[in-house]
Transfer RNA from an uncultured delta proteobacterium, 75 nucleotides, folded computationally. Its Rfam family is "tRNA". Rfam classes the family as a transfer RNA. Its mean pLDDT, the model's own confidence on a scale to 100, is 81.
């Protein structure tokens, strides 16, 4: 500098055109003499950002950032 791959919940990730999900962590309650597991309820997202196509974009397309890999010199 160029290629490629990824950025979704506090954590690891699913989900890739039609109103956003898990499990684990949080909080409640229920179980217990008490905790621990165990059931049940709840909260918790500007789907990295701009822009674009489309009736509709987390998804597709330019572009920025940002993370990971790879490639290009030299004797």
């Nucleotide at each position: 500098g160029c290629c490629c791959u990824c950025g979704u919940a506090g954590c690891u990730c699913a989900g890739c055109g039609g109103u956003a999900g898990a499990g684990c962590a949080c909080u409640c309650c229920c179980u217990u003499g008490g905790u621990a597991a165990g059931g049940g309820a709840g909260a918790g997202g500007u789907c990295a950002c701009g822009g674009g196509u489309u009736c509709g974009a987390u998804u597709c397309c330019c572009g920025u950032c940002g993370a990971g890999g790879g490639c290009u010199c030299c004797a």